[in-house]
C1' cells in the first nucleotide's frame, strides 16, 4: 500500500429571534380554571413492518383429555421467546469468516413432472455370455431355443453402497482389502456428539416449510383494555300539586281540610291520557385516571469464555388528544440518508447519505 471479514459507534453543529406543548415557582384575577412573569424537558436508531415474546387491565377458569396453533441438534442465559451466547454436526471460502426449521422414512398413507426398461421389496432399452439342458449341423465352426447377467452405455434432480483385486461362460459382496454404513461394547465429553475395538456383506432411493408420528410450549380480548365524575334533550322509577277556607302564633310562619287539566260517565269513587315540579337511577356528549419511575440510563467492582447476573454510588429523560417537538436570520462544516412517539417494555425484520473507532484474515514490497 491493496484487498477482505468481524464488532461497535455517530446520524450537520453554534448563537440569535418568534412560537407550540408539558412541568415547577411566583403574581394578579371573575379562584371548575384564566392570565402573566422566570426556570427547566421536549422524538428515533430504526419512533417503522406489527412478525414473535411478556408486563398491564377485563372476562373465563377445580383438574385432565380431544380439537387447534406453535416450537424442533446440544446445554446454559432471561419476565419471556421463534431471541441471544456457547458448543455439537453439516455445507461454503485460500483465510479471517459465513450460511443451515439441524427430531423420526423398517409406524401407515401419500407424492417423485419429463425422459427413461424400471422412480421402490422393481425392471431389462442397448448391450455382455452361452459353461449346463433341447434342437438343426456327419464332427467342428456356426446359429436357433431355454436361459444367465447388471460390469459398460443410454435416462433422470435421484437408478438399490464406492474404489480395486481376485473370480466367472459373463457377471454379481460371490470372495477379500481399504473407504462408507448399521449393531454391539469400551472412552472421552452434562449433553449434542466425537473417538477406538469387534461384530455384520449391507440392512434396501428422495420428499416430513406433504399428512403424519414423538417431545416440549400455548384460556380469551385488547388502552376504542379498564376504573371514575357527570349535562342538556329523550327515556325508566318515586313523591307532591292551583285558588280558597279553618286552626295555632305578635309576626316570620306551622298545621288541617281541599275538584291540577282533559276523556269514560247524570253524578262519586275508578279507569285512561296529559301537564308543572322535585327526588332516585342507568347511558350520551364532556371531563378525569390508566400516562411515563422503568424487567430504566449512565459510572465503578466483582463472578462468569460468553449471553448475563449481583452489589455500590449517581441520573429523572416527550406525554400530545385535531393531535406539541417548528418557522426565520447569521456563521461554520465533511453540505446532511432513511424517517416522526401515542399504554409500555426485550427481540426480530426491514430502510438508510456520509462519517468514525476497535479486532482479524489474505497478498504484495521496505526494514
Nucleotide at each position: 500500500g491493496g484487498a477482505g471479514u468481524c464488532g461497535g459507534c455517530c446520524g450537520g453543529a453554534u448563537g440569535g429571534u418568534c412560537g407550540c406543548u408539558c412541568u415547577c415557582u411566583c403574581c394578579g384575577c371573575u379562584u371548575c380554571g384564566c392570565g402573566g412573569a422566570g426556570g427547566g424537558g421536549g422524538a428515533g436508531g430504526a419512533a417503522a413492518g406489527u412478525c414473535c415474546g411478556g408486563g398491564c387491565u377485563c372476562c373465563a377458569c377445580a383438574g385432565g383429555a380431544c380439537a387447534g396453533g406453535g416450537u424442533g441438534c446440544c446445554a446454559g442465559g432471561u419476565a419471556a421467546c421463534g431471541c441471544c451466547u456457547g458448543g455439537g454436526g453439516g455445507g461454503c471460502g485460500a483465510g479471517a469468516g459465513c450460511c443451515c426449521a439441524c427430531g423420526g422414512a423398517a409406524a401407515g398413507u401419500g407424492c417423485c413432472a419429463c425422459a427413461g426398461a424400471a422412480a421402490a421389496g422393481a425392471u431389462a432399452c442397448c448391450g455382455c455370455c452361452u459353461a449346463a439342458g433341447u434342437c438343426c449341423g456327419u464332427c467342428a465352426a456356426g446359429g436357433a431355443c431355454c436361459g444367465g447377467u447388471a460390469a459398460g452405455g443410454g435416462u433422470g434432480a435421484a437408478a438399490u453402497g464406492g474404489u480395486g483385486c481376485g473370480g466367472u461362460a459373463a457377471g454379481a459382496g460371490c470372495g477379500c482389502a481399504c473407504c462408507g454404513c448399521g449393531c454391539u461394547u469400551c472412552u472421552g465429553g452434562u449433553a449434542a456428539c466425537a473417538g477406538a475395538a469387534g461384530u455384520g456383506g449391507c440392512a434396501g432411493g428422495g420428499c416430513a416449510a406433504a399428512c403424519c408420528c414423538c417431545a416440549c410450549c400455548c384460556g380469551g380480548a385488547g388502552c376504542a383494555a379498564a376504573g371514575c365524575c357527570a349535562a342538556a334533550u329523550a327515556g325508566g322509577g318515586g313523591g307532591g300539586c292551583g285558588a280558597g277556607c279553618g286552626g295555632c302564633g305578635c309576626a316570620a310562619g306551622c298545621c288541617g281540610c281541599g275538584a291540577c287539566c282533559c276523556g269514560u260517565g247524570g253524578u262519586c269513587c275508578g279507569c285512561g291520557g296529559g301537564g308543572c315540579u322535585c327526588c332516585c337511577g342507568g347511558g350520551u356528549a364532556g371531563g378525569c385516571u390508566g400516562c411515563a419511575c422503568g424487567a430504566g440510563g449512565c459510572g465503578c467492582g466483582c463472578g462468569g469464555u460468553g449471553a448475563c447476573g449481583c452489589g455500590c454510588g449517581u441520573c429523572c429523560c416527550a406525554g400530545a388528544u385535531g393531535a406539541a417537538u417548528g418557522g426565520c436570520c447569521a456563521u461554520c462544516c465533511u453540505c446532511g440518508a432513511c424517517a416522526g412517539a401515542a399504554c409500555c417494555c426485550g427481540g426480530c425484520u426491514u430502510a438508510c447519505a456520509g462519517g468514525c473507532c476497535g479486532a482479524c484474515u489474505c497478498c504484495u514490497c521496505c526494514u
A computed fold for a 367-nucleotide RNA from a Sedimenticolaceae bacterium, annotated as Bacterial RNase P class A. Taxonomically the source falls in Sedimenticolaceae (Bacteria, Pseudomonadati, Pseudomonadota, Gammaproteobacteria). The sequence is in RNAcentral, with records from ENA. It matches the Rfam family "Bacterial RNase P class A". It is annotated as a ribozyme. It is recorded under the gene name rnpB.